Background: Model confidence (mean pLDDT): 84 of 100. Predicted 3D model of a 1519-nucleotide RNA (small-subunit ribosomal RNA) from a metagenome. The sequence is in RNAcentral, with records from SILVA.
RNA sequence: AGAGUUUGAUCCUGGCUCAGAACGAACGCUGGCGGUAUGCUUAAUACAUGCAAGUCAAACGAGAAAGCCCCUUCGGGGGUGAGUAGAGUGGCGCACGGGUGAGUAACACGUAGGUGACCUACCUUUCUGGCGGGGGACAACCCGAAGAAAUUCGGGCUAAUACCCCAUAUCCUGUAUGAAGGUGAAACUAUUACAGUAAAGAUUGCCUCUGUUUCAUGCAAUCACCAGACGAUGGGCCUGCGCAGCAUUAGUUUGUUGGUGGGGUAACGGCCUACCAAGGCGACGAUGCUUAGCCGGUUUGAGAGAAUGAUCGGCCACACUGGAACUGAGACACGGUCCAGACUCCUACGGGAGGCAGCAGUAGGGAAUAUUGCGCAAUGGACGCAAGUCUGACGCAGCAAUACCGCGUGAGUGAGGAAGGUUUUCGGAUUGUAAAACUCUGUCAGAGUGGAAAAACGGCUUGGGGUCCAAUAGGCCUCAAGAUUGAUGGUACACUCAGAGGAAGCACCGGCUAACUUCGUGCCAGCAGCCGCGGUAAUACGAAGGGUGCUAGCGUUGUUCGGAUUUAUUGGGCGUAAAGCGCGCGUAGGCGGAUGGAUUAGUCUGGUGUGAAAUCUCGGGGCCCAACCCCGAAACUGCGCCUGAAACUGUUCAUCUAGAAUAUCGGAGAGGGAAGGGGAAUUUCGCAUGUAGGGGUAAAAUCCGUAGAGAUGCGAAGGAACACCGGAGGCGAAGGCGCCUUCCUGGACGAUUAUUGACGCUGAGGUGCGAAAGCGUGGGUAGCAAACAGGAUUAGAUACCCUGGUAGUCCACGCUGUAAACGAUGAGCACUAGAAAUUGCGGGUAUUGACCCCUGCAGUUUCGCAGCUAACGCAUUAAGUGCUCCGCCUGGGGAGUACGAUCACAAGAUUAAAACUCAAAGGAAUUGACGGGGGCCCGCACAAGCGGUGGAUUAUGUGGUUUAAUUCGAAGCAACGCGAAGAACCUUACCUGGGCUUGAAUUCCUGCGAACCCGCUCGAGAAAGCGGGGUGUCCUUUUUGGAAAUGCAGUGAUAGGUGCUGCACGGCUGUCGUCAGCUCGUGUCGUGAGAUGUUGGGUUAAGUCUCGCAACGAGCGCAACCCUCGUCCUUAGUUGCCAGCAUUAAGUUGGGCACUCUAGGGAGACUGCCUGGGCCAACCAGGAGGAAGGUGAGGAUGACGUCAAGUCCUCAUGGCCCUUAUGUCCAGGGCUACACACGUAAAACAAUGGCACAUACAGAGGGACGCGAACUCGCGAGGGGGGGCAAAUCUCAAAAAGUGUGUCUCAGCCCGGAUUGGAGUCUGCAACUCGACUCCAUGAAGCUGGAAUCGCUAGUAAUCGCGGAUCAGCACGCCGCGGUGAAUACGUUCUCGGGCCUUGUACACACCGCCCGUCACACCAUGGGAGUUGGCCUUACCUGAAGUCGUGGCCCCAACCACUUUUGUGGAGGGGAGCGCCUACGGUCGGGCCGAUGACUGGGGUGAAGUCGUAACAAGGUA
Repeated sequence: AGAGUUUGAUCCUGGCUCAGAACGAACGCUGGCGGUAUGCUUAAUACAUGCAAGUCAAACGAGAAAGCCCCUUCGGGGGUGAGUAGAGUGGCGCACGGGUGAGUAACACGUAGGUGACCUACCUUUCUGGCGGGGGACAACCCGAAGAAAUUCGGGCUAAUACCCCAUAUCCUGUAUGAAGGUGAAACUAUUACAGUAAAGAUUGCCUCUGUUUCAUGCAAUCACCAGACGAUGGGCCUGCGCAGCAUUAGUUUGUUGGUGGGGUAACGGCCUACCAAGGCGACGAUGCUUAGCCGGUUUGAGAGAAUGAUCGGCCACACUGGAACUGAGACACGGUCCAGACUCCUACGGGAGGCAGCAGUAGGGAAUAUUGCGCAAUGGACGCAAGUCUGACGCAGCAAUACCGCGUGAGUGAGGAAGGUUUUCGGAUUGUAAAACUCUGUCAGAGUGGAAAAACGGCUUGGGGUCCAAUAGGCCUCAAGAUUGAUGGUACACUCAGAGGAAGCACCGGCUAACUUCGUGCCAGCAGCCGCGGUAAUACGAAGGGUGCUAGCGUUGUUCGGAUUUAUUGGGCGUAAAGCGCGCGUAGGCGGAUGGAUUAGUCUGGUGUGAAAUCUCGGGGCCCAACCCCGAAACUGCGCCUGAAACUGUUCAUCUAGAAUAUCGGAGAGGGAAGGGGAAUUUCGCAUGUAGGGGUAAAAUCCGUAGAGAUGCGAAGGAACACCGGAGGCGAAGGCGCCUUCCUGGACGAUUAUUGACGCUGAGGUGCGAAAGCGUGGGUAGCAAACAGGAUUAGAUACCCUGGUAGUCCACGCUGUAAACGAUGAGCACUAGAAAUUGCGGGUAUUGACCCCUGCAGUUUCGCAGCUAACGCAUUAAGUGCUCCGCCUGGGGAGUACGAUCACAAGAUUAAAACUCAAAGGAAUUGACGGGGGCCCGCACAAGCGGUGGAUUAUGUGGUUUAAUUCGAAGCAACGCGAAGAACCUUACCUGGGCUUGAAUUCCUGCGAACCCGCUCGAGAAAGCGGGGUGUCCUUUUUGGAAAUGCAGUGAUAGGUGCUGCACGGCUGUCGUCAGCUCGUGUCGUGAGAUGUUGGGUUAAGUCUCGCAACGAGCGCAACCCUCGUCCUUAGUUGCCAGCAUUAAGUUGGGCACUCUAGGGAGACUGCCUGGGCCAACCAGGAGGAAGGUGAGGAUGACGUCAAGUCCUCAUGGCCCUUAUGUCCAGGGCUACACACGUAAAACAAUGGCACAUACAGAGGGACGCGAACUCGCGAGGGGGGGCAAAUCUCAAAAAGUGUGUCUCAGCCCGGAUUGGAGUCUGCAACUCGACUCCAUGAAGCUGGAAUCGCUAGUAAUCGCGGAUCAGCACGCCGCGGUGAAUACGUUCUCGGGCCUUGUACACACCGCCCGUCACACCAUGGGAGUUGGCCUUACCUGAAGUCGUGGCCCCAACCACUUUUGUGGAGGGGAGCGCCUACGGUCGGGCCGAUGACUGGGGUGAAGUCGUAACAAGGUA
């Protein structure tokens, strides 16, 4: 620090996801040791049991028992225990410490201040003063009583540091006084007067003083006590600032805001009360609702921030829930009280008891969180003079890998690279120096021995010093020595012993992301953080081997921050990606021109206070290191106070004119409103002329018209809109505005001088305007025209087209308030190259004038530089560079929807979510592909022609059906007379049946026999059985033996498979297409994909050539080179040929090689020549010559690629499958079936013909298991025969159409030949299923073929025959050959296919694409819903516990006072009942908010293969 993911690829926008760190965690697998931390995040749920707050006898009275000892009259008593235990009065403490986070959005917390508005027990002060004199009770205790108990009541006795009274009063408090000071004003401070208010003793010691026998009443010390003044500490209250979300919470408040009087408090205050006034708060967010303890800090981050608030520390709040006070210095009190409520327990049913959010622990909840441990030794706390007691605070231990840190599980050597595993191309590779083996070490754990520090106070003993004192007593302070105190714990640590011995796992290995193979599985099982893997060769699932990472842990899950500049202050955007309000006016607010002065609020500087400690950082130090701990420093970016500066901002004063505004003059304009006027056209009506159509469409029909339309002429009516001018022209803020005239009226612009003097810009709310459609009321209605009707179209057509037609469109008044209200671009100001056009006004020059030219300002439009932009593009009218203000955006869908609210007559508008779901959605540009887009061009593509197919019959192939089997493949063109150049057996792969199992054929091994030949039996055959003959070749030691080939038997390695996968492959092939294309190097352009070149002007059959050009070159294709044919030359003449010579029946023979021909080599054609066109080029047109002319004709030749095209059944081959069978052998059958459908072909339907006879002319081939002549037999197929020929010699072999003559005469015929019967021939082991041919007989359909469709452009089509391959036989098929031999092409509009350029695109599996909506089904979340139900809050009212306060005429009463002399009376004072105010819980009628649920219902989302259509993307077929 980034990465993956949208695309065929690219750039951008944008979301999702990952890598990091962290955790009070949990879960899975695993687990050796130690140190240090941490450990109910959930039910503030309920709690059994134990413990957690007591202490003081030096405040006080009283005071046991057991045990032991003694005495005893045996009843008991005494001593000790012991002034102990346990109670009580009293003092102090219990308000600390410990827990929890429910409540609280608040002066609760943080920070900085204030308190002149306050309090503070204990503590401190070498601060001040005091502590005098009296009195009466109540507990405990005793007696009695009630009760189950808890507990309570009555009577009697008693002490105090308990209580009360009096005295004293520095002070203090209150009232009054008031010079001076003080304050903004008060407060306050000196003085004086009056009134009021205190106290308690205890212990120890002594005899100096007093009194004294001791001794205390005295003295002294110490500790208490009272009054006061400081301090310290801790608090109360007040204030500035900071500190959540929701505006779909906008108004709120009645003690409310203020005042006066009174009350209350420690204290200010509506804190409370009476009266008066009507205020207070709020868009700088009141009120309401929801959520939440706050902070130091913690986590993360570069930081700014974001999230968080466990442990530790500060503050707050709470203590079963609610309310209340008492006591006290302090509480409205966790282990106190009272009341109400819920719950639990006890009960004798009358009544009582309780509160773990203290430490342990239990139940419950939960994914989840520990021991009912030890000790007060240390630290701290309460009480005490002290010893000490208490202390679940605390110190320790236990449990937990929960976290952090440290250590170990061994080290060295060791190649036969062992065995085993895995893999393999079978060679090997890897595990791997890893192991074994050898040599060592000894951490941890184990055993044993020793063994700390944490301990010092205090008190005690001894000794010394000081101080108080009368004191050598005693107290206090201090020094030294000694003994004493450890839960942890026999722990840490040290040493010794033995022995490699006891100690490694987890996750991952497709990319991100380090790490790869085999097997299994087969869209199954499964994985997955994102992209995505899995449908038979999975590095992605499961296992194994190997590897990578971390390591006593490793992964997963959850959460937070980061990455995310993805809320952007640092640090983003808004033309098209999400995003500028439709447009003005304008309030608050924000921002604001120039000069000078003042001020110092902001700002800046220095100082100072604070910012607790801990934490973080740095430097040291201590535990062996580290974690951890200690010390020091720095920091804490904040706030307050003081001083200084005065540039900038603010404030204020003064001035200015450049911003802004006003006045004057001027012209332009569809700017707005109102009134009046005008003509053209449409329609309707009237009259007239006139006759059969009109209208409409792609074509029609509905419709109008003989009742006279349409057309034409004249006239009338009425409504709406204003041709030409008219223009990227003008005006307006936008919407918008277009005939003419008049009236009223707004704004902008130009010019001139003058005036005001910053008066400005923007603008949340607010308010106004605002197209069309729509709504209301009333008019109007010619044309047009939703709805509607009819006619067409169509599979349908609720559409597009046509004929009609109502709202509406128009006017007036009112509402609505939205548009792709768009420049998809908010407003204002300033700055930053130009060029051109145009509108308005002005200046200059010029002119008779209009133009023209130069120039200024204001608009409008086009091009273009810098710059910007993802690109497209923008570019002085910015999307450039800056400033100011407003609005808006934050992934797609759900959704601009629901609910709520506001507005509206309604329709609806504005505001505006969530659940759920996806990994994309999107912008610009690129390359293709496609288009019922465009341009150019080509092709038997169409057209022009000729002949066919489609109808009939047959053949053949296919589908289908059938079958035991009808083997398999081929499937639009590019399957279908295709593989198959030839299925009777064989072929043959299929079926039935019969056999074989190392196999029919191959290789290796062992044994025997050479091999081999012949015959017989049985069987359908394969096969089986039996018999006979026969011994070879090579080497050799000549007997054996060995070898090769071969047969039989055996054994296992293996054979075999036309079994599967052509979607695992090679090879081969088809097709686009013989179309003209397909690419590369370098350079250049572009952020990039890519472009350029290859586009453009011409030209060509051609990316053929040429010219131009940021391109220059090159490659594969094209062409040419190759073959055949066409002309000539030459060479060579046998089997070929024959001009002349001879000869014959015949080139038969002699002869010859001129010619034909054969087959070798050459020549020839190149736009070379001429004319014209063309840019002078390329090239084109015409011509000459020539056998041939513009590629001469034909063939071979097939670029990059496409179709997962075809073929595993030619061959080859990976993987899988079968192995007494899916192999192999045999017989028979099938591939030849037959209602039907399609393709291809043959031969026909006839006279351009059929038949008969006669007769002429080819080319190219084949031939020895062959072609087969002559001759002969047969009607014929054919038989016999066998000359000749391995072929220019012989043979197949007859060419046929043609020609000549004759006949038939338009008919199912002398056309046609199917079918069937009979008889034969040939091939073959064998023609039944199932061959071909011949003869006789039979004589079907068919009379030229619907829609549709095929081939062909010249020696072509058409037509005629001939040959060959395969092959025993079988050809209408296929492949070749020649004979005869046409017609037509205007042309490129249309059909099909293709090429180039361009355009659009939402396609890229590429239009056989993509994709929308309803319906049906399943699931999910959600809105409405008659209602039902729960929670919270609340107006009004009722009730009203405890308690404070008030009252208290009734009841009770020791202290003091008075009177009486008394067991009294009265007073003061105290207490109580009762009453009153307030009030918790509770109740009643309503209201609001939030949730749950609800028959039914609405839409939404999601879901491999459902239905209907085809709305969008191309002009998407109606943009």